RNA sequence: AGGAGUGUAGCUUAGUGGUAGAGCAUGGUCCUUAUAUGGCUAAGGUCGAAGGUUCAAUUCCUUCCACUCCUA
Numbered sequence: 001a002g003g004a005g006u007g008u009a010g011c012u013u014a015g016u017g018g019u020a021g022a023g024c025a026u027g028g029u030c031c032u033u034a035u036a037u038g039g040c041u042a043a044g045g046u047c048g049a050a051g052g053u054u055c056a057a058u059u060c061c062u063u064c065c066a067c068u069c070c071u072a
Stems, first nucleotide, its partner, number of pairs: 001071007010024004018055001026042005048064005
C1' cells in the first nucleotide's frame, strides 16, 4: 500500500427491514441453624461514530474509528 472479517448489557453471544433477547455475573426474595446448590424476581443496551435509502434500519448502502487476519 491492497484485500477480507469483527464491533449488540460488566463478560460470552443470538437476532437476514416491523416492540433488542439469552447464558454467566450483580441486587432483592424463598429455601437452609448457616453456607453452597436450587426456585422466583429486578436492574443493566443511545446495537462503535456520522450520513444516506425507506412509512419504518441492529439489519441495506457510503465514509470514518478500533481490533484481527491475509498479500506485498